Context: one part of a larger RNA
RNA sequence: CUGGGCGUAAAGCGCGCGUAGGUGGUUUGUUAAGUUGAAUGUGAAAUCCCCGGGCUCAACCUGGGAACUGCAUCCAAAACUGGCAAGCUAGAGUAGGGCAGAGGGUGGUGGAAUUUCCUGUGUAGCGGUGAAAUGCGUAGAUAUAGGAAGGAACACCAGUGGCGAAGGCGACCACCUGGGCUCAUACUGACACUGAGGUGCGAAAGCGUGGGGAGCAAACAGGAUUAGAUACCCUGGUAGUCCACGCCGUAAACGAUGUCAACUAGCCCAAGGAAGCCUUGAGCUUUUAGUGGCGCAGCAAACGCAUUAAGUUGACCGCCUGGGGAGUACGGCCGCAAGGUUAAAACUC
Numbered sequence: 001c002u003g004g005g006c007g008u009a010a011a012g013c014g015c016g017c018g019u020a021g022g023u024g025g026u027u028u029g030u031u032a033a034g035u036u037g038a039a040u041g042u043g044a045a046a047u048c049c050c051c052g053g054g055c056u057c058a059a060c061c062u063g064g065g066a067a068c069u070g071c072a073u074c075c076a077a078a079a080c081u082g083g084c085a086a087g088c089u090a091g092a093g094u095a096g097g098g099c100a101g102a103g104g105g106u107g108g109u110g111g112a113a114u115u116u117c118c119u120g121u122g123u124a125g126c127g128g129u130g131a132a133a134u135g136c137g138u139a140g141a142u143a144u145a146g147g148a149a150g151g152a153a154c155a156c157c158a159g160u161g162g163c164g165a166a167g168g169c170g171a172c173c174a175c176c177u178g179g180g181c182u183c184a185u186a187c188u189g190a191c192a193c194u195g196a197g198g199u200g201c202g203a204a205a206g207c208g209u210g211g212g213g214a215g216c217a218a219a220c221a222g223g224a225u226u227a228g229a230u231a232c233c234c235u236g237g238u239a240g241u242c243c244a245c246g247c248c249g250u251a252a253a254c255g256a257u258g259u260c261a262a263c264u265a266g267c268c269c270a271a272g273g274a275a276g277c278c279u280u281g282a283g284c285u286u287u288u289a290g291u292g293g294c295g296c297a298g299c300a301a302a303c304g305c306a307u308u309a310a311g312u313u314g315a316c317c318g319c320c321u322g323g324g325g326a327g328u329a330c331g332g333c334c335g336c337a338a339g340g341u342u343a344a345a346a347c348u349c
Stems, first nucleotide, its partner, number of pairs: 004320003007303002012317001014201004021194003025088007033081002035077003039073004049065006091191001092188004096183004103177007110154001115149007125136002162169002206247006215241002220236004258316006266294003272288006278281001298305002322349003331342004
């Protein structure tokens, strides 16, 4: 390499869009590149195989045949694949009506709470812990009432509920905007699937510049604990967390399960749409696209999966090949840096 695999043993790129490439619905005609058959030429000899012969046999030598599964030329066939031409509508999409939604962006508004400040009441404690202490407080704290400021997050609703490709998204209102579902017609007529490179998005932390800073809180300081305590607990507290713009490009980025399509028993739950039925109800039934639980066949090493497959198949991509060394070194590319990405070997078991 072939083969075998990728939920948990090594292995699905974090997720999209998309170039080349690979693959591709249905009908008719045509072509003859692939494909199939025939013929001719060639496919050196030796070797291998078969039937003989020669060394006493064998190895060995040798005669004949077959084979050399290939290539070229030419003739023919037209089912399948491809090309060309013309169609079709079941895939895909467009137009129209309707629906749900924390999908995204911008601006504005609101209440609860924490903190700080001001004022009043009020007096000796408060706070914190397993117990304490550091800390705060007679310069009047804690508590309580009223007012003000400022920042961040949006209790209840809330739901194995919803939306989004993933990351993710949760107060309310307005504007801008993406996608989905559904219904019945009309239209386009294969326009599709996947996708090496490429390109975009991408939690948190981190970085740059400028703002902001209530709470929380790496670092740090102090108090405890302890044999020690560079921790767990407590009192403080700076980056950061927030905003704008620009980087970074990684996560147990997880369903540890790539995307698309088809097929293969059922039962239950709840949520979006549509239709039907009456008993008009917080109803029932059917259907569709999602979200969960159980379960048959089948699969699986087992656990388990089971129409949301890890079942049965097809198309395309990615990835794996004993453990350590090592996701490291070197080199390349990217980055302000931190570092990321690509990615070995010696050696060792």
Molecule: small-subunit ribosomal RNA, central domain
Organism: Pseudomonas lutea